RNA sequence: CAAGCGAUGGCGGGAGAGUCCGGCAAUCCGAACGGGAUGAAGCCGGCGCCGAAGGAGCAACGACCCCGGAAUCUCUCAGGCACCCGGACCGCUGUCGUGGC
Numbered sequence: 001c002a003a004g005c006g007a008u009g010g011c012g013g014g015a016g017a018g019u020c021c022g023g024c025a026a027u028c029c030g031a032a033c034g035g036g037a038u039g040a041a042g043c044c045g046g047c048g049c050c051g052a053a054g055g056a057g058c059a060a061c062g063a064c065c066c067c068g069g070a071a072u073c074u075c076u077c078a079g080g081c082a083c084c085c086g087g088a089c090c091g092c093u094g095u096c097g098u099g100g101c
Stems, first nucleotide, its partner, number of pairs: 004098010018047001020046005026038004048081003054077001055075003061068002
């Protein structure tokens, strides 16, 4: 002390699947009871679905007792299914570590 690699911060991009059904609350109408309307948004229940936060499972191979062993594959516990938020991953950039010579 360079590229590269790892971690992490900033900026940008970033898919999929019900604005589903019912009840309660809430708001509006009404003199009031009763009732009607709104309803993606607060709460509860139900069915359907997605897969790219996280989580879990496994092939080859190694070992051969156990086991180790990847994902954008699989499972959907969690999360998500208008917008916002989030979002694996990608690009640019900063910091730290490693780093041949």
The RNA shown here (Glycine riboswitch aptamer) has 101 nucleotides and comes from an uncultured Ectothiorhodospiraceae bacterium. Of the family's consensus pairs, 91% are formed in the model. Rfam family: Glycine riboswitch aptamer. Rfam's curators write: This family represents the bacterial glycine riboswitch. The sequence was found by an Rfam model in a public genome assembly.